Background:
Model confidence (mean pLDDT): 85 of 100. Predicted 3D model of a 469-nucleotide part of an RNA (small-subunit ribosomal RNA, 3' major domain) from an uncultured bacterium. Rfam family: Bacterial small subunit ribosomal RNA.

Context: one part of a larger RNA
RNA sequence: AGUCGGGGGCCCGCACAACCGGUGGAGCAUGAGGUGUAAUUAGAAGCAACGCGAAGAACCUCCUCAGGUCCUGACAUCCCUUUGACCGUUCUAGAGAUAGAGCUGUCUUUCGGGACAGAGGCCACAGCUCGUGCAUGGCAGUCGUCAGCUCAUGUCGUGUGAUGAGAGGUUAAGUCCCGCAACGAGCGCAGCCCAUACUGUUACUUGCCAUCAUUCACAAGGGCACUCUAGCGAGACUGCCGGUAACAAACCGGAGGAAGGUGGGGAUGACGUCAAAUCAUCAUGCCCCUUAUGACUUGGGCUACACACGUCAUACAAUGGUUGGUACAGCGAGUCGCCAACCGGCGACGGCAAGCCAAUCUCUCAAAGCCAGUCUCAGUUCGGAUUGCAGUCUGCAACUCGCCUACAUGAAGUCGGAAUCGCUAGUAAUCGCGGAUCAGCACGCCGCGGUGAAUACGUUCCCGGGCCU
Numbered sequence: 001a002g003u004c005g006g007g008g009g010c011c012c013g014c015a016c017a018a019c020c021g022g023u024g025g026a027g028c029a030u031g032a033g034g035u036g037u038a039a040u041u042a043g044a045a046g047c048a049a050c051g052c053g054a055a056g057a058a059c060c061u062c063c064u065c066a067g068g069u070c071c072u073g074a075c076a077u078c079c080c081u082u083u084g085a086c087c088g089u090u091c092u093a094g095a096g097a098u099a100g101a102g103c104u105g106u107c108u109u110u111c112g113g114g115a116c117a118g119a120g121g122c123c124a125c126a127g128c129u130c131g132u133g134c135a136u137g138g139c140a141g142u143c144g145u146c147a148g149c150u151c152a153u154g155u156c157g158u159g160u161g162a163u164g165a166g167a168g169g170u171u172a173a174g175u176c177c178c179g180c181a182a183c184g185a186g187c188g189c190a191g192c193c194c195a196u197a198c199u200g201u202u203a204c205u206u207g208c209c210a211u212c213a214u215u216c217a218c219a220a221g222g223g224c225a226c227u228c229u230a231g232c233g234a235g236a237c238u239g240c241c242g243g244u245a246a247c248a249a250a251c252c253g254g255a256g257g258a259a260g261g262u263g264g265g266g267a268u269g270a271c272g273u274c275a276a277a278u279c280a281u282c283a284u285g286c287c288c289c290u291u292a293u294g295a296c297u298u299g300g301g302c303u304a305c306a307c308a309c310g311u312c313a314u315a316c317a318a319u320g321g322u323u324g325g326u327a328c329a330g331c332g333a334g335u336c337g338c339c340a341a342c343c344g345g346c347g348a349c350g351g352c353a354a355g356c357c358a359a360u361c362u363c364u365c366a367a368a369g370c371c372a373g374u375c376u377c378a379g380u381u382c383g384g385a386u387u388g389c390a391g392u393c394u395g396c397a398a399c400u401c402g403c404c405u406a407c408a409u410g411a412a413g414u415c416g417g418a419a420u421c422g423c424u425a426g427u428a429a430u431c432g433c434g435g436a437u438c439a440g441c442a443c444g445c446c447g448c449g450g451u452g453a454a455u456a457c458g459u460u461c462c463c464g465g466g467c468c469u
Stems, first nucleotide, its partner, number of pairs: 007469007015459002020422004026314001029311003033307001034305002043052001064300007073125001077124001079121006088103006106115003127289001131286002136283002138278001141274001143272001148187004153182001154163003168177002193266002196263001199233005207224003212221001237260001240254005316416001320375007332363003337356002342351003382413001387408002390405002393402001429451007
């Protein structure tokens, strides 16, 4: 000078407390461990690994295993020789890679050649999801959106260093005020940025319909007032009033206002810490392999299953299940696509086929809700696992190993031990919808709107953090 303390003082955070809902018990999904396997590729490991990289493993992906193959190579550049093609397509052998036989049969020219492509040769080389994240770049995690981390000059100290940044107040904040051997400055804080909440103006089609007309229907006429859309503005600054305070910063209350004291949300992450993560996104030093640790191919595996763990979705029911009727969204996506209407099918879906490169058409009927009927407390008209059988769709191909449908089957489960998680408001809880990935496959992820609470006395205690000592 730091760090730590079951030292002290002050302060903060869903940290505790208060409240609500979960996890831990059940079956299922998924990821890991372990075991087993020819192989079940490999990485990630307290918080900060475990629905993580993976925004989607049937083949491919793909690294792994078994078998079959290749050697200047699947891919790039250079040199030499040779051919005129290459592509496409047919047949044969084969599991295929591949091998053989056919068909087809370039462009340009000053006719020397050139361009491009195939085949062969040779040497440099290619290639490696091989190793080392403890050789690295880049990117990102965490403390933590915590309020800190530093510098110049001056001063003090022999010096390491201190001061500034300590004290008194205040703030979400090293935020600001005041004082002071300090006076200033930088990176952080805040603001500038995005979208949201109110409104003016401009614009009026694909959007809208108050008045006028016309209807089954803003479908057509008419209009741009309203809604919406999207450009430019306005608006909030402790600006105004009262109180408290040192009459400073500021705090408390009020007015006006759509919004009030950072309005709510996002993006934005200082100096640094963890030799934290990643050589398997990529790049890269060194090391290693070079008829193999490279490349191609068929099939298998990554999907195994006495077990134990993490994270989800579904339930155990009457604030419910089921049947009929009926109402109201927002974000988005679409031409290798979204697919209306109609017809067939109990249904998944199929047939036919209009519109739409989209404020036009489609996905697209939102669901919980409301109205009415039924069930009457049961392992049930709860719950849906598992299994049988018959089908649909995608795709060369659903056996290992896809989703969905119909009928049948109808398991555990009656609210969960010790323990443990989330959440302070349009939040929790609950309800559905969309998207990325994607041929197909979503209980995951990322978004969207609907309904919509309870509680916070307080800071003694647990955890983490800041300042002084």